RNA sequence: AUGAGAACAAGGGGAGAGACUACAUUUUUGUAGCGCCGAAGGAGCAAGCGGAACACGCGAAUCUCUCAGGCAAAAAGACUCUUGUUUGACG
Numbered sequence: 001a002u003g004a005g006a007a008c009a010a011g012g013g014g015a016g017a018g019a020c021u022a023c024a025u026u027u028u029u030g031u032a033g034c035g036c037c038g039a040a041g042g043a044g045c046a047a048g049c050g051g052a053a054c055a056c057g058c059g060a061a062u063c064u065c066u067c068a069g070g071c072a073a074a075a076a077g078a079c080u081c082u083u084g085u086u087u088g089a090c091g
Stems, first nucleotide, its partner, number of pairs: 005087009018034001020033005035071003041067001042065003048058003
């Protein structure tokens, strides 16, 4: 020196749902109320495995819950692409 995969950084793409109502406020916004969304984060669980055990434990998600977050724009955004750096299966 091949460089699957992994980690980090930068840039790009990136859905859903009321610019709802009331009061206050200098725009932004804040408080309260009702209605909604799931793709930050968080929580829950199947098969299976362990176990003498119908106990108990481990056990994934884009599934479920909506605690948090979000519902004009902005910001955020799972995931994904490109580049760079590091590591590195295989050869």

The prediction has a mean pLDDT of 81. Glycine riboswitch aptamer from Paranoxybacillus vitaminiphilus, 91 nucleotides, folded computationally. NCBI's taxonomy places the organism under Bacteria, Bacilli, Caryophanales, Anoxybacillaceae, Paranoxybacillus. It matches the Rfam family "Glycine riboswitch aptamer". Rfam describes the family as follows. This family represents the bacterial glycine riboswitch.